[in-house]
C1' cells in the first nucleotide's frame, strides 16, 4: 500500500428499517445478630461527521481507532 472483520451501558455481548436488550458491576430494598449469597427493583449505552428514508444501531459514503490476512 491492498483486502477483510470489528467499534452498542463501567465490562462482556445480542440486536438485518418502526419502543435499544441481557448478564456481570453499581445503587436501593428484602432476608440476617452483622455480613456474604439468594430474591425484588432502579440507573446508565448505539465511535465522530455526512447521505438515503416518513423513520437509521441497522443501508450508503467518509474519518478515527482496534484485530486478522497479504505485498
Nucleotide at each position: 500500500g491492498c483486502g477483510g472483520g470489528g467499534u452498542u451501558a463501567g465490562u462482556u455481548a445480542a440486536g438485518u428499517g418502526g419502543u435499544a436488550u441481557a448478564a456481570c458491576u453499581g445503587c436501593g430494598g428484602c432476608c440476617u445478630c452483622c455480613a456474604a449469597a439468594u430474591c425484588c427493583g432502579c440507573u446508565a449505552u448505539c465511535g465522530g461527521g455526512g447521505g438515503u428514508u416518513c423513520g437509521a444501531u441497522u443501508c450508503c459514503c467518509u474519518c478515527a481507532c482496534c484485530c486478522c490476512g497479504u505485498g
Model confidence (mean pLDDT): 83 of 100. Transfer RNA from Candidatus Moranbacteria bacterium RIFOXYA1_FULL_44_7, 71 nucleotides, folded computationally. Rfam family: tRNA. Rfam classes the family as a transfer RNA.